Predicted 3D model of a 107-nucleotide RNA (Guanidine-I riboswitch aptamer) from a Parvibaculaceae bacterium. Its Rfam family is "Guanidine-I riboswitch aptamer". Its family is annotated with regulation of gene expression in the Gene Ontology. Rfam's curators write: This family represents a conserved RNA structure found upstream of the ykkC and yxkD genes in Bacillus subtilis and related genes in other bacteria.

[in-house]
RNA sequence: GGUAUCAGUAGCUAGGGUUCCGGCCGAGACAUCGGUGACUGGUCCAAGAGCUACAGCCUAACUGGUUACAGUGGUUAGGUACACGGAGGGAUAAAAACCCGGGAGGU
Numbered sequence: 001g002g003u004a005u006c007a008g009u010a011g012c013u014a015g016g017g018u019u020c021c022g023g024c025c026g027a028g029a030c031a032u033c034g035g036u037g038a039c040u041g042g043u044c045c046a047a048g049a050g051c052u053a054c055a056g057c058c059u060a061a062c063u064g065g066u067u068a069c070a071g072u073g074g075u076u077a078g079g080u081a082c083a084c085g086g087a088g089g090g091a092u093a094a095a096a097a098c099c100c101g102g103g104a105g106g107u
């Protein structure tokens, strides 16, 4: 300097807006309609660099089957590091630490 692989799933949270519910304001006899997210909230969305669990992968030992070996399965233990990050654009009702993106850039 180049190339390849990996960064999974679920639940939750920081956070997010306003389709629905509710709140508040207005109209109406009522049903209901309109407005409002600098309305605490419920539904909803939600993290590569947040949490938890499971799975996967790697290493070691033991073990089933076999005459033995290989391939392969199981159990146990250990490991699974590091991580600053725009602008702009996209989806959804709308927005976001969501997606583009472990991107551009930086160290």
Base pairs, nucleotide, nucleotide: 008054009053010052011051012050015045016044020042021041022039023036024035025034026033027032056080057079058078059077060076061075062074063073064072082102084105088100089099090098
Annotation: The prediction has a mean pLDDT of 82.